[in-house]
Bacterial RNase P class A from a Bryobacteraceae bacterium, 433 nucleotides, folded computationally. The coordinates come from a structure-prediction model, not an experiment, and the mean pLDDT is 76. A source record names the gene rnpB. Its Rfam family is "Bacterial RNase P class A". By type it is a ribozyme.
């Protein structure tokens, strides 16, 4: 110095000029009251007093970090409620703030991720599957009473194939033995018998391997299916195997130790039950009455209506008499008083679980103290237009742009949207010393 990630804070800034609304005070006009005259009483006249209204000018205020979304909690306010339980609905590791929360702050735990590594991000329906009832698609042999396809080991039967032994027959060769033949004789010929050896061929048996089918049985290593398969890895052991024994890791039970807990770490014993899912129903704790400022409360017109008391006459032509008409006199015309609703007006309404500073407990969230301040309060709804200057993007140098977005009873969170700029922390790379 650049890049990123975490976190807080700000969100255009002057100056004119016209305008909306409030609040305060002043002027003027037209009233009302109050005072003084006056008058039997009044009308009436004055009046630096108070004051509705209208105008006019002055003076100070005036949208947000989210003012949004309408998710959570309250505060207020009406309406319901005896106590008490059920039922619905929300909450859900563990301590701690808070009015209160599903927030917040700190701690446990699990999972993911990012760096070679110190180390850093991220995410969380995170009581209960050992109360019960059900689910676990498809694939697989088997989705929880455990089970057995492949494979692997014993082991019966059968068939194929080499091997390898033992008997026999049959042929061929040697020798003996005996009988006939030829021969003068002799190493001759023939048949039969008896022995040995060697080859070759049939037969029939026992054995062994191999492969093949097929009962029986062990096994749960391996394969192989699922998201998940009955603890894992490793050595020992068997016919193969197996928590079968052992070592470590898990787990389940106890004992210590450490922590307020959550939960950690040792240590002994247990061969291993109890897959997994509560975002299935259910159980366990703990909260919870509904509906909202158009809640709600006061004043309050004309017209209709309702109650009271009067009430025989009241209106219209018509100013007055006569006269004609309507309307009434059991269904009451007309006066008059009361209430209750509307329109309309006035409060709720903005001073508060509040803003700013400092200093004190606390890692913190947050709480205490002291000191200053007052900061929109409209209501079909006001905060706005216009113009220069400057800051900031952007440009084809004319310019043109400047986020997301508008209070409505108030007040803590949450989530969502926001252009840019500023603080601080941390990490990477580079460069200088």
């Nucleotide at each position: 110095g650049c890049u990123g990630c975490c976190g807080g804070a700000c969100g255009g800034g002057u100056a004119g000029u016209c305008g909306c609304u409030c609040a305060u005070g002043g002027u003027u006009g037209c009233g009302g009251u109050g005072c003084c005259g006056g008058u039997c009483a009044a009308a009436c006249g004055g009046u630096u007093a108070c004051u509705a209204c209208a105008a006019c000018g002055a003076u100070g205020g005036g949208a947000g970090g989210a003012a949004a979304g309408u998710c959570c909690g309250g505060u207020c306010u009406c309406c319901a409620c005896a106590g008490a339980g059920c039922a619905g609905c929300g909450u859900g590791c563990c301590g701690g703030c808070u009015a209160a929360c599903g927030g917040c702050c700190g701690g446990g735990g699990g999972c993911c991720u990012g760096g070679u590594g110190a180390c850093g991000g991220g995410c969380c329906a995170c009581g209960g599957a050992a109360a019960g009832u059900g689910c676990c698609a498809c694939a697989g042999a088997a989705a929880a009473u455990a089970u057995a396809c492949c494979g692997c080991c014993u082991u019966g039967a059968g068939g194929u194939g080499g091997g390898g032994c033992a008997g026999g027959c049959u042929u061929u060769c040697a020798g003996c033995c005996u009988g006939c033949c030829c021969g003068g004789c002799u190493u001759g010929g023939c048949a039969g018998g008896c022995u040995g050896g060697a080859g070759a061929g049939c037969c029939c048996g026992c054995c062994c391997c191999a492969c093949u089918u097929u009962g029986a049985g062990g096994u749960a290593a391996g394969g192989g299916u699922g998201a998940a398969a009955a603890g894992g890895u490793g050595c020992g052991g068997u016919a193969a195997g197996a928590g079968c024994g052992c070592a470590c890791c898990g787990c389940g039970g106890c004992g210590g130790g450490a922590g307020u807990a959550a939960u950690u770490c040792c240590g002994c014993c247990g061969g291993c039950a109890g897959g997994g899912a509560a975002a299935a129903c259910c159980c366990c704790a703990c909260g919870u009455g509904g509906a909202g400022c158009a809640a709600g409360a006061c004043c309050a017109a004309a017209u209709a209506g309702g109650g009271g008391a009067g009430g025989a006459g009241g209106g219209a032509c018509u100013g007055c008499u006569c006269g004609u008409c309507c309307c009434g006199u059991u269904u009451g015309a007309c006066u008059u008083c009361c209430g209750g609703g509307u329109a309309g007006g006035u409060c709720g309404c903005u001073g508060g679980a509040g803003c700013c500073u400092g200093c004190c407990a606390g890692u913190a969230a947050u709480g205490g103290c002291a000191g200053g301040c007052c900061u929109a309060g409209a209501g079909g709804a006001a905060u706005g237009a216009c113009u220069g200057c400057c800051a900031c993007c952007u440009u084809u140098c004319g310019g043109g742009g400047c986020a997301c977005a508008g209070a409505a009873a108030c007040c803590g969170g949450c989530u969502u949207a926001u252009a840019g700029u500023c603080c601080g922390g941390c990490a990477g790379c580079c460069u200088c010393u």